Background
This is a predicted complex of two RNAs, RNase P RNA and transfer RNA, with 474 nucleotides together. Rfam match: Bacterial RNase P class A. Clan: RNaseP clan. Rfam describes the family as follows. Ribonuclease P (RNase P) is a ubiquitous endoribonuclease, found in archaea, bacteria and eukarya as well as chloroplasts and mitochondria. It is annotated as a ribozyme.
RNA sequence: UUCGCCGGAUGGGCAGUCGCGGAAUAGGCCAGUUCCCCAAGGGGAAUACUACUUAUUUCCGAGGCAAAGUCCGGUCUCCACAGGGCAGCGUGCCGGCUAACGGCCGGGGGGGUGCGCUCAAAGCGCGCUUCACGGAUAGUGCCACAGAAAAUAUACCGCCGGCCGGAAACGGCAGGUAAGGGUGAAAUGGUGCGGUAAGAGCGCACCGCGUUCCGGGCAACCGGAAUGGCAGGGAAAACCCCACGUGGAGCAAGACCAAAUAGGGGAGGAGGAGCGGCCCGCUCCGUUACAACUUCCGGGUAGGUUGCUUGAGCCCGUCAGCAAUGGCGGGCCUAGAGGAAUGACUGCCGCCCGACCGUAAGGCUGGGUCCAGAAACCGGCUUACAGUCCGGCGAACUCC
RNA sequence: CGGGGCGUAGCGCAGUCUGGUAGCGCACCUGCCUUGGGCGCAGGGGGUCGCCAGUUCAAAUCUGGCCGCCCCGA
Numbered sequence: 001u002u003c004g005c006c007g008g009a010u011g012g013g014c015a016g017u018c019g020c021g022g023a024a025u026a027g028g029c030c031a032g033u034u035c036c037c038c039a040a041g042g043g044g045a046a047u048a049c050u051a052c053u054u055a056u057u058u059c060c061g062a063g064g065c066a067a068a069g070u071c072c073g074g075u076c077u078c079c080a081c082a083g084g085g086c087a088g089c090g091u092g093c094c095g096g097c098u099a100a101c102g103g104c105c106g107g108g109g110g111g112g113u114g115c116g117c118u119c120a121a122a123g124c125g126c127g128c129u130u131c132a133c134g135g136a137u138a139g140u141g142c143c144a145c146a147g148a149a150a151a152u153a154u155a156c157c158g159c160c161g162g163c164c165g166g167a168a169a170c171g172g173c174a175g176g177u178a179a180g181g182g183u184g185a186a187a188u189g190g191u192g193c194g195g196u197a198a199g200a201g202c203g204c205a206c207c208g209c210g211u212u213c214c215g216g217g218c219a220a221c222c223g224g225a226a227u228g229g230c231a232g233g234g235a236a237a238a239c240c241c242c243a244c245g246u247g248g249a250g251c252a253a254g255a256c257c258a259a260a261u262a263g264g265g266g267a268g269g270a271g272g273a274g275c276g277g278c279c280c281g282c283u284c285c286g287u288u289a290c291a292a293c294u295u296c297c298g299g300g301u302a303g304g305u306u307g308c309u310u311g312a313g314c315c316c317g318u319c320a321g322c323a324a325u326g327g328c329g330g331g332c333c334u335a336g337a338g339g340a341a342u343g344a345c346u347g348c349c350g351c352c353c354g355a356c357c358g359u360a361a362g363g364c365u366g367g368g369u370c371c372a373g374a375a376a377c378c379g380g381c382u383u384a385c386a387g388u389c390c391g392g393c394g395a396a397c398u399c400c
Numbered sequence: 401c402g403g404g405g406c407g408u409a410g411c412g413c414a415g416u417c418u419g420g421u422a423g424c425g426c427a428c429c430u431g432c433c434u435u436g437g438g439c440g441c442a443g444g445g446g447g448u449c450g451c452c453a454g455u456u457c458a459a460a461u462c463u464g465g466c467c468g469c470c471c472c473g474a
Stems, first nucleotide, its partner, number of pairs: 001396010012349007020061004024056005032047006063371002068382002071380005076250004088246005093107005108133001109131009134241002139239002142234002156181002158177003162173004189207006208230001209228008254306004264297005271285005313332008350369005356363002401473007410426004420457001428444005450466005
């Protein structure tokens, strides 16, 4: 210098034309309401609020700690609920932060990696990074194939001494052994010395492990001493055990207003229905209150209003703290729709890539400019993201 | 807003619960049979188990995250 990976920040600007949602202000007056007139069809006047509609040099109008996935936690609302337990589900080293969390911060331990100490290795120290990190001596089950043996241990090759056969090589028999070989992902503590017929924690030293004690630390844990001769391989993202937590539903939660039709209740009510249109007549039902009809009440549907956006809020400064975070002071108001607005076009500029012209500065021209879009709200997690800038790491090339 | 299921060869499905060899049918290819084709017989090929991580000696299977499709309720 180029390329790649990871993390963080940013993720277009200005102007014009047209358009959209909300608010404010000013109108219009179809509807509704009130009053008046009438030839009974209607007409006229007023109109606070509401609805509809018009206008505006007015104000506000997406994020990327993603508005996304809806994974976790909460606010809020309704329903359920004497007390206790089981089951189910979730979480899982320790401490802190927080409204809460499976989140975040710090610490401990394990793994990986780099550097240093060291002749080197082992080990130790430091830095970075990573971990679903309670329990495998509570119990049950599992560990394919290979292998003697996969967890009550055991012996294929081998090693060793004894006996028998044999001239020997060697073979056989009953034993000892687990050092070596072999199998496997994993082989019943590891290394070394002693010891032994060969071996073996058989003995010893160091390391690992278990138990007990002491010291440090709030704790996880760390350090040390004594002791045991090793009993106790892996896996709980197998069942399970232990500890802690956990009622359910979700803004289509819920609250208020409330049409038509049907049905319910109260009051009034003696007639009502059919026989093709009318009258008579006839039939049926009722007249003892379940008829029609009139009127009132209540529930609830459509529809409307509300919940709705000032909130664990944002920005700046300062203080406490290693940090997460918290306290204090000042400033700010920042979408609120409901088949769902936040957009389209044009011009100029910015950034990136390419072609052409030019020695160069530069000119000219074409293309590109991400992921995504609120729906009650908030805190996290996870995932997506062109280009540019910053930081870290790796590779290649060049120069010193 | 809430709940459930599925993804394995070209197609339709087993296997996942209980980890260890990926299998069945149709389709495809080769040979035989036939004058030829079909049917039939014999043999064969073909799979990143949706994707990425993790647990484990070992993952289609267990766990987490992501993607796509389908269904249900208010």